A computed fold for a 328-nucleotide part of an RNA from Oleomonas cavernae, annotated as large-subunit ribosomal RNA, domain IV.
It matches the Rfam family "Bacterial large subunit ribosomal RNA". Rfam links the family to the GO terms structural constituent of ribosome and ribosome.
Taxonomically the source falls in Oleomonas (Bacteria, Pseudomonadati, Pseudomonadota, Acetobacteraceae).
The coordinates come from a structure-prediction model, not an experiment, and the mean pLDDT is 88.
[in-house]
Context: one part of a larger RNA
This record gives sequence, structure tokens and C1' cells, in this order.
RNA sequence: CGAUGCUGAAGGAACUCGGCAAAUUGACCCCGUAACUUCGGAAGAAGGGGUGCCUGUCAUUGCGCAAGCAGUGAUGGGUGGCACAGACCAGGGGGUAGCGACUGUUUACUAAAAACACAGGGCUCUGCGAAGUCGAGAGACGACGUAUAGGGUCUGACGCCUGCCCGGUGCCGGAAGGUUAAGAGGAGAUGUGCAAGCAUUGAAUCGAAGCCCCGGUAAACGGCGGCCGUAACUAUAACGGUCCUAAGGUAGCGAAAUUCCUUGUCGGGUAAGUUCCGACCUGCACGAAUGGCGUAACGACUUCCCCACUGUCUCCAGCAUCGGCUCA
Repeated sequence: CGAUGCUGAAGGAACUCGGCAAAUUGACCCCGUAACUUCGGAAGAAGGGGUGCCUGUCAUUGCGCAAGCAGUGAUGGGUGGCACAGACCAGGGGGUAGCGACUGUUUACUAAAAACACAGGGCUCUGCGAAGUCGAGAGACGACGUAUAGGGUCUGACGCCUGCCCGGUGCCGGAAGGUUAAGAGGAGAUGUGCAAGCAUUGAAUCGAAGCCCCGGUAAACGGCGGCCGUAACUAUAACGGUCCUAAGGUAGCGAAAUUCCUUGUCGGGUAAGUUCCGACCUGCACGAAUGGCGUAACGACUUCCCCACUGUCUCCAGCAUCGGCUCA
């Protein structure tokens, strides 16, 4: 000097990205226990008190014929210690907000989470030799199942809801017309030949699906405007005009896990708060199953605050053990 333990005056998070680490708490019995809530919970909420030993009384359980033995509980009296769950073992607690409903799952060896899954919801395909998948095939799975089934895909408990747009892309339906391959068809043309012929080429016309076309479809992929004016203070604009669009963002939420300007402004908390909470709305660039907004319970998740507690710190010190170091 390092590691691992232990102790510490006064203060008590001033440490730090952050109470990381440590400390506190801890068992059993009794009392007591808030908001909120899906009425189950929250809850061991929180917060108090008791606990040793000796000795009475009462009740009671098991075994036993009984005597009794082994216990359990209640209620008195006494008594010792600094300390009685006397060592070990053995929850710190509360409040707010975000995200995810939950229990689960995951990067074997830097990530355990807000990611995945999930029950629930929707769309879509599939009538059975099913769709789908594997295989060159036979065949197999699906399934010894049969639409209350099976596959694909999105969302993700529950509550309240899920607006407008089908112009583009996709999918579904339609089949009149246009386009269109091989093929059919052969008007003609060319070569050669005296010719018959042979060979080459070839216009109309008839030719599927597809595409064009006509419709539908957004819990399909996706999208959801601009400028100008206007009210008897000002400001603002319920109102009007105009341009464009397939349609111009509804409800709800909003400086948000989303806000650049920004430490926005106001309020709360602090003596002092770029974080936090509540509002406002000027949403650079929220928004409705790429779900929107809430939500009890839950979380080795994240944020902020408070109580308790402490060597995290002010500010370090000592002890123990093991290393290092010096000497041998």
C1' cells in the first nucleotide's frame, strides 16, 4: 500500500451520475392500520406494546382403568441482569410519476428490460385428398383433427373507445371493350426451275391469363393542408373569403420514453431545483389495434421526494486476518 472483516466523537447523504456500498429493520403474540380498488386486495400497510426466570389459580388436548405422564391457553404474585426473539438465523418503511396489466421468457460468457410471450380482441385463408409446411418423388406433418377446427398476420388483461380518406400500392370481385404469346390462318412476296414443284418469308382474321379498364376493401400497406380578413380598449377570432387535396387529424392526450427554440411560462416542493409533480397549449415533429386515453394489483425496471439509518461524506482513525514490501 492492497484485500476481507470489526469499531468510532460531533454531524447525518453535506458523498455521488445515482444512498452505489454499508447501516437500519428482522422471529412469535396482542393492539392497530390510509388513499385507492377490478371489492379479491392494498396489508406484515403505517404505527405501538409484550417476550427471561420462580411461583399460584383456572380452562383444556392426547395417552392411560386409574395414579399419572406429555402438552396448550388464559389470568395473578414475585424476582435477577446493561441487555430476556439475550448467540446464530431473521422484511427498512412511506409518498409521487413513467412504462409494461399480471405469473412467466431472453442476449450460455458485458444488456433481465419499457424487449419477447401472455389470456383477451380483430382481420384473413381453409369444406377436407383442407389451407399451409417439408420432400425431386412416393409420402409425411397438419390430424387419427373437420370452421366452437387448423394456418397466417396485427394488437396485447380490464374500463371508455377506436374518427375521416380507396387518389397511390396491395388484395378481392367483374368481365363489355383495348392490348397481348405460342398456335391456327393463309392474301401475297422472294429464290430456284421450261414446268409441275421445292424452299424461304408472310398481311388481314381467330388466339388465354396478365395489364389497361369498372367496382369493393384501411383492426390491408399507408395518408389525414395553406393563405388572407373579421367583434364598440387591446388581444383573440365563434364568422367570412380563397387556393389545393383521395381526405385534410375527430375523441382523448400534450415541453410528453415524443418539445428543436428550452432551464418555455405559471404553480408546488428546497434557503437555493437544467431533474421531479400539477397546469397552460405556441404539438420544430402526439393521436386512435405500427392502437388512443385511463387503470386496482404486480416489477432484482426507470424518475423525484420524505422518515429511519448509517464512515457515502465533512475527515479520517484504530484493531484483526491474509497478501505486498524490507531483512534473513